[in-house]
Context: one part of a larger RNA
RNA sequence: CUGGGCGUAAAGGGUGCGUAGGCGGUUUGUUAAGUCUUAUGUGAAAUGCGCCGGCUUAACCGGUGAACUGCAUAGGAAACUGGCAGGCUAGAGUGUCGGAGAGGGUCGCGGAAUUCCCGGUGUAGCGGUGAAAUGCGUAGAUAUCGGGAGGAACACCAGUGGCGAAGGCGGCGACCUGGACGAACACUGACGCUGAGGCACGAUAGCUGGGGGAGCAAACAGGAUUAGAUACCCUGGUAGUCCCAGCCGUAAACGAUGAGCGCUAGGUGUUGCGGGUAUCGACCCCUGCAGUGCCGCAGUAAACACAAUAAGCGCUCCGCCUGGGGAGUACGGCCGCAAGGCUGAAACUC
Repeated sequence: CUGGGCGUAAAGGGUGCGUAGGCGGUUUGUUAAGUCUUAUGUGAAAUGCGCCGGCUUAACCGGUGAACUGCAUAGGAAACUGGCAGGCUAGAGUGUCGGAGAGGGUCGCGGAAUUCCCGGUGUAGCGGUGAAAUGCGUAGAUAUCGGGAGGAACACCAGUGGCGAAGGCGGCGACCUGGACGAACACUGACGCUGAGGCACGAUAGCUGGGGGAGCAAACAGGAUUAGAUACCCUGGUAGUCCCAGCCGUAAACGAUGAGCGCUAGGUGUUGCGGGUAUCGACCCCUGCAGUGCCGCAGUAAACACAAUAAGCGCUCCGCCUGGGGAGUACGGCCGCAAGGCUGAAACUC
C1' cells in the first nucleotide's frame, strides 16, 4: 500500500456557506490524453527462478532459457473515461398562483404574578421546618383594600404540534427580512454533488466598557443537622441572570447516527398543501406530494435494536479510529484582555 471500521465497544468535524480538488444525466460528431493492441529499441552483468552440467553430495561453480511486471518510438482500435463542438430534458434552477409556521431583526403595546413605596382597615403575631432556630413585627408586621414604581418572564392555548443549517425559537401588533412546501403550466439547458484550507454562525458560563436590577441566586454571613458538616434544610445575600457594543468559541453542541442521490413488503397516528368522492357545508371515505411519530417484513446487527426519517442494498465526496493509563497533559506554533481554546506528543507503566 491493499485489507477493517466509526448509534451504545476506539472513531461523524457543533452547524452552515464555499475555494482548490475529487466525482458527475442523456445523445450525435470529432479527437486519441487515459485505455487496449502490434512492431522495433532498450530494460548491463551478477543475484533470484526453470532446465542441463562440474567438484563423491551439498554449499559452491558453469551453461542455457524464461523473466526483468518498466521506459521510449512508430503503426493501429474507438467501446469506456477525458478533451473539443452541437443537441436533449428525467438532475438542478427560474417564473406564476396559493396557503402554513415560537424562522431572524427593529419599534411599540398588554395582562397576571413577585418585590418595594404611599394611604385605608386591623392586632399580635408572621415566616420557616422533620422539628426548630436565625430572620421580620407594637417605631404596627403578616392578612386585606385602594393607589403608585420598577424589572424580568409570558399561565391557559400547547400537541412524540410548528419553524430553523445547527445553536435555538413561545403574550399581542406594526415594519424590514430568510427559508421550506403545494398546484398547474411555461422557461433555462447539467448550470450538479461533496468539500482539504478559508469565511460565517454558534446554548450556558466567563471577560471588557456602559446601563439596568423585581425575582432568583455561585461566593459570602447567620441558623439548624451532625462525631464533624467548609454540604444537603432554613433566614439573608453579592457577582451574575436582563439591555447595548465588543470579546470568548466551548458542551452528554446527542438521533451519542456527516452530506447527496437511487433502490428495497406493509400497517397506523399527526402537520401543511392538493386531487377524487360525498354533502347545503364542515366531517367521513379513497388518493398524491412534503414533513413528523409509533408498529412491523425482508435484510442488517455482538446483542440491544435499526427497519423508505435504515443501523438494509449500492455509488460519490469529506471528517475520524487503531489497547488502557500517562493526557487532551508537556513542548512548539496560532488565536484570546484574561479565563483559556485549537493543534497535539514522548519517557514510563499495565
This is a predicted structure of a 350-nucleotide part of an RNA (small-subunit ribosomal RNA, central domain) from an uncultured Clostridia bacterium. The coordinates come from a structure-prediction model, not an experiment, and the mean pLDDT is 91. Its Rfam family is "Bacterial small subunit ribosomal RNA". The full RNA is in RNAcentral, with records from ENA and SILVA.